Formats: sequence, structure tokens, C1' cells
RNA sequence: UGCAGGGUAGAGCAGCAGUAGCUCGCCUGGCUCAUAACCAGGAGGUCGCAGGUGCAAAUCCUGCCCCUGCAACCA
Repeated sequence: UGCAGGGUAGAGCAGCAGUAGCUCGCCUGGCUCAUAACCAGGAGGUCGCAGGUGCAAAUCCUGCCCCUGCAACCA
């Protein structure tokens, strides 16, 4: 420097135009002598950043940033 994949809740991931979800974790309640397990409920995200298209963008387009892999360059 090029190519490919990826960046979405604290963690791991889904969602590929139509009001953002799952599992674990966290909080509260139930259950229990108690803890765990189990059951119910809840909080937590302006989807890496900035533009564009469109009635509508996490999703499509452009630029940039970061991570991973491959290739090249590098003496």
C1' cells in the first nucleotide's frame, strides 16, 4: 500500500430498507431456613465517525477511524 471479513446493550452475537432483538451478566420481586438453581418483571443501545440517496437507513452509496486475516513492499 492492496484485497477480504468485522465494528450493534457490560460480554458474546442476530437483524441486510419499515419504530433494534437473543443468550449470559446486572437490578428488583417470588420460591427457600438460607444460598444456588428455577419463575416473573426491570434497567441498560441515538447500531465506530461524518456526509449522501430515499417517504423511511443498523441495513444502500462515499470518505475516514479502529480490529483480524491474506498478499505485496521493506535490507
The RNA shown here (transfer RNA) has 75 nucleotides and comes from Nitratireductor sp. The sequence is in RNAcentral, with records from ENA. It matches the Rfam family "tRNA". Gene Ontology term of the family: triplet codon-amino acid adaptor activity.